[in-house]
Context: one part of a larger RNA
RNA sequence: CGCAGGAAAAUUGCGGGGUUCAGUCCUUAGUACGAGAGGACCGGGACUGACGCACCUCUGGUGUUCCAGUUGUCUUGUCAAAGGCAUCGCUGGGCAGCUAUGUGCGGAAGGGAUAAGCGCUGAAAGCAUCUAAGCGCCAAGCCCAUCCCAAGAUAAGUUUUCCCUGAAGGAUCGUGGCAGACUACCACGUCGAUAGGAUGCGGGUGUAAGUGCAGCAAUGCAUUCAGCUUAGCAUUACUAAUCAUCCGUUCGG
Repeated sequence: CGCAGGAAAAUUGCGGGGUUCAGUCCUUAGUACGAGAGGACCGGGACUGACGCACCUCUGGUGUUCCAGUUGUCUUGUCAAAGGCAUCGCUGGGCAGCUAUGUGCGGAAGGGAUAAGCGCUGAAAGCAUCUAAGCGCCAAGCCCAUCCCAAGAUAAGUUUUCCCUGAAGGAUCGUGGCAGACUACCACGUCGAUAGGAUGCGGGUGUAAGUGCAGCAAUGCAUUCAGCUUAGCAUUACUAAUCAUCCGUUCGG
């Protein structure tokens, strides 16, 4: 821009794409078969591998925005306590998120038409013949089925509701997101929990500083499961979503 008024939702499915895997064990059954050795079809059950999709409860990884320990040096006048730099200085842990080696699920069942093949009936050709008329069976393959996309399917579909004036609705702008390169999408904008902050909780680290006591001291103990704390959960308008503007018309050639 189109889909002959505009708009918000919900849909049909033309068509397109994905998937389609393999094995082991138990049983049927040591049965059928076979002199024996050996050893099934068909059917039932359990499990596994590879592959694919999704997810983070668990197991782990990462986690330079969290906590602690510690070395050298510089600074805060000094002690103590902190901070800077040294690969995040090094080391031990680690929330959320992301993630696989972790977890869940999937390839199940069925239908139709067939290939090679196997048949029934059956003439031409008194026989025979699956074929000439007619009728069956049969494949991981084909078409359905199953999962995803899908009306620019210009053949532009369908249904419901709203609107007739600056209307319905949309956008700009702002606060943001589990959405994201940008855009788009989604939530919210005071009739408000959208983000930040605050408070509480959870999770992490592991018992802060100061003071007291013990010890000559290093240090230990008590106060203290403390102190600090990131992305999580909830509550709360304290801060910021202010004010406003634009598009979209008059019943539809």
The part of an RNA shown here (large-subunit ribosomal RNA, domain VI) has 253 nucleotides and comes from a metagenome. Its Rfam family is "Bacterial large subunit ribosomal RNA". Rfam links the family to the GO terms ribosome and structural constituent of ribosome.